A computed fold for a 93-nucleotide RNA from a marine eukaryotic metagenome, annotated as SAM riboswitch aptamer (S box leader).
RNA sequence: UUAUCAAGAAAGACGGAGGGAAGGGCCCUAUGAUGUCUUGGCAACCCUGGAAAGCAGGGUGCCAAUUCCCACUCCAAAAAUGGAGAAAGAUGA
Numbered sequence: 001u002u003a004u005c006a007a008g009a010a011a012g013a014c015g016g017a018g019g020g021a022a023g024g025g026c027c028c029u030a031u032g033a034u035g036u037c038u039u040g041g042c043a044a045c046c047c048u049g050g051a052a053a054g055c056a057g058g059g060u061g062c063c064a065a066u067u068c069c070c071a072c073u074c075c076a077a078a079a080a081u082g083g084a085g086a087a088a089g090a091u092g093a
Base pairs, nucleotide, nucleotide: 001093002092003091004090005089010039011038012037013036014035018028019027020026023070024069025068040063041062042061044060045059046058047057048056049055067088072085073084074083075082076081
């Protein structure tokens, strides 16, 4: 810089208090979170093979909640709220 982000996919061991990016909300968590390791799985991008595939091998990624929601702008609405977009972030190339 560019593409995608509403789908999909968990068990065990270690360990012991926080975690979900940041503010607010909401949520997960001693029925053991976050993290590390092992095994397993998912599926997107890329590479290779292949005539091709919803195929095979490999690299990266991912496996609570829409990127959990809001936060900024615009539209509708008295408001609650709803819709569209941006920013930020994540991943691939």
The sequence is in RNAcentral, with records from MGnify.